[in-house]
RNA sequence: CGCCGAAUCUGCCGGUGACGGUGGAACGGGGGAACCAGGGUGGCUUCGGCCACUGGGGCGAACCUCCUCGAUGUGUGAGGAGGCGCGCGAGCUCUUUCAGCGCGAGCCCGUCAGCUAACCCCGUAGGCGUUCGAAAGAGAA
Numbered sequence: 001c002g003c004c005g006a007a008u009c010u011g012c013c014g015g016u017g018a019c020g021g022u023g024g025a026a027c028g029g030g031g032g033a034a035c036c037a038g039g040g041u042g043g044c045u046u047c048g049g050c051c052a053c054u055g056g057g058g059c060g061a062a063c064c065u066c067c068u069c070g071a072u073g074u075g076u077g078a079g080g081a082g083g084c085g086c087g088c089g090a091g092c093u094c095u096u097u098c099a100g101c102g103c104g105a106g107c108c109c110g111u112c113a114g115c116u117a118a119c120c121c122c123g124u125a126g127g128c129g130u131u132c133g134a135a136a137g138a139g140a141a
Base pairs, nucleotide, nucleotide: 001129002128003127004126008025009024010023011022012021013020014019026124027123028122029121030120031119036114039054040053041052042051043050044049055112056109057108058107059106063083064082065081066080067079068078069077084104085103086102087101088100092139093138094137095136096135097134098133
């Protein structure tokens, strides 16, 4: 100087300082009426519904399908392909397209939460080093 991400700016108080406490703005997330909605599999049905089994949810791009090997009793694992999603793609700022490159993790709640006006609550961390390629538009200097 720049990147991922909401994770930045700022007031007051204490402190020699490192830093600590407490507010505001901004950005982000969750809970929460009416109305509406109200899963999956199997069986039965007079087609109205009934019975049995199966927990569910949040942040985030981080999901779906198939193939091969292995396992041997639908399990765990490894590799690959396609689809789809996300990020980078530095004369300044913003938006968009392409070549190229990278990612598709992790964590949390704890039997509970659909949507949801009013209202209520929470976070402001952490981790990194891309490009030296090609175009369009708007703005600034």
Predicted 3D model of a 141-nucleotide RNA (c-di-AMP riboswitch aptamer (ydaO/yuaA leader)) from a soil metagenome.
Its mean pLDDT, the model's own confidence on a scale to 100, is 80.
Its Rfam family is "c-di-AMP riboswitch aptamer (ydaO/yuaA leader)". Rfam's curators write: This family represents a conserved RNA structure found upstream of the ydaO and yuaA genes in Bacillus subtilis and related genes in other bacteria.
The sequence is in RNAcentral, with records from MGnify.